[in-house]
Context: one part of a larger RNA
Molecule: large-subunit ribosomal RNA, domain IV
Organism: marine sediment metagenome
RNA sequence: CUCUUGCUAAGGAACUCGGCAAACUAACCCCGUAACUUCGGAAGAAGGGGUGCCUCGUUAGGGUGAUUCUUUUACUUGAUGAGCUCGAGGAGGUUGCAGAGAAAUGGCCCAGGCGACUGUUUACUAAAAACAUAGGACUCUGCUAAGUCGAAAACGACGUAUAGGGUCUGACGCCUGCCCGGUGCCGGAAGGUUAAAAGGAGGGGUUAGCUUCUUCGGAAGCGAAGCUCUGAAUUGAAGCCCCGGUAAACGGCGGCCGUAACUAUAACGGUCCUAAGGUAGCGAAAUUCCUUGUCGGGUAAGUUCCGACCUGCACGAAUGGCGCAACGAUCUGGGCGCUGUCUCGGCAAGAGACUCA
Numbered sequence: 001c002u003c004u005u006g007c008u009a010a011g012g013a014a015c016u017c018g019g020c021a022a023a024c025u026a027a028c029c030c031c032g033u034a035a036c037u038u039c040g041g042a043a044g045a046a047g048g049g050g051u052g053c054c055u056c057g058u059u060a061g062g063g064u065g066a067u068u069c070u071u072u073u074a075c076u077u078g079a080u081g082a083g084c085u086c087g088a089g090g091a092g093g094u095u096g097c098a099g100a101g102a103a104a105u106g107g108c109c110c111a112g113g114c115g116a117c118u119g120u121u122u123a124c125u126a127a128a129a130a131c132a133u134a135g136g137a138c139u140c141u142g143c144u145a146a147g148u149c150g151a152a153a154a155c156g157a158c159g160u161a162u163a164g165g166g167u168c169u170g171a172c173g174c175c176u177g178c179c180c181g182g183u184g185c186c187g188g189a190a191g192g193u194u195a196a197a198a199g200g201a202g203g204g205g206u207u208a209g210c211u212u213c214u215u216c217g218g219a220a221g222c223g224a225a226g227c228u229c230u231g232a233a234u235u236g237a238a239g240c241c242c243c244g245g246u247a248a249a250c251g252g253c254g255g256c257c258g259u260a261a262c263u264a265u266a267a268c269g270g271u272c273c274u275a276a277g278g279u280a281g282c283g284a285a286a287u288u289c290c291u292u293g294u295c296g297g298g299u300a301a302g303u304u305c306c307g308a309c310c311u312g313c314a315c316g317a318a319u320g321g322c323g324c325a326a327c328g329a330u331c332u333g334g335g336c337g338c339u340g341u342c343u344c345g346g347c348a349a350g351a352g353a354c355u356c357a
Stems, first nucleotide, its partner, number of pairs: 001352008010343002014341001019338001027051005036041001038171001052094005061086004068079002095099001107336007114328002119131002135169007147155002172323004177253003182250002184246005191241003197235002202230005209222005254272005281315001282312001293309005
């Protein structure tokens, strides 16, 4: 010097990103216990008091139980019950202090955010506001179900729409607005487009033959049947185009200008665009850039916190909105208590490091 412990005057968070760590608290009995609330809770709320040992002792309570009664008798049951005994509370006394224990064994309160809750998770840096959840909704599926796997077997299910699968949301309370133009899905079938296939007008190749020419070797032209290559019209389903529905489907939910008898603002008006222009509620928010916005509260002093305002860069309604008791090794701010976190160090014990052997 390091580590693990114990103690520490006065102060008591001045430490620090932050009370991290440590300390306080802790058992049992009695008294007492607020807001809020889903009436269950909150609650061990909070906050107080008591606790050793000895003696006395109770028309507190208990133990034992002579005796007597009940019974024809015995046993049994029940009642009464002297005496003895334990003894809450109580009274008195005792010890220098203390007296639940001392290994283990709640610090408490206020306000806000998030998630309803118990539960689950990154085995070895994340336990959470993430996942799940009961509840809600949409959608598919009529049973050889949909769906999963797939060569099959099998599952779904020895179930049958109060069932099963998929997707989203996430207790509960109050609610969940407008847009179907785009994309998706569902329905429709008149018309347009459209594959294979059917169809076979027409065209090409080949040449038995015919015609013409010839230097007699052949050359040119035409060309039936067959074979072969190609091929127009026409017929032709779903799909797409088209018509309609559907947003707890994917998603979306405006701009400019003017206007009131101070000013300011604009209930009002005009205009452009759109499928429709954001409703309720909330709002500098886990969302606010400007920003430490402004006002109020708390502090001597507050970029955080709480309450408001609304100018929402860029909240908003099951990618749910806003509340909410209870719950949380959750996140944020504050207070009381408490302390070596600190002012600022000190002492002690043990184990190392270091030196020597």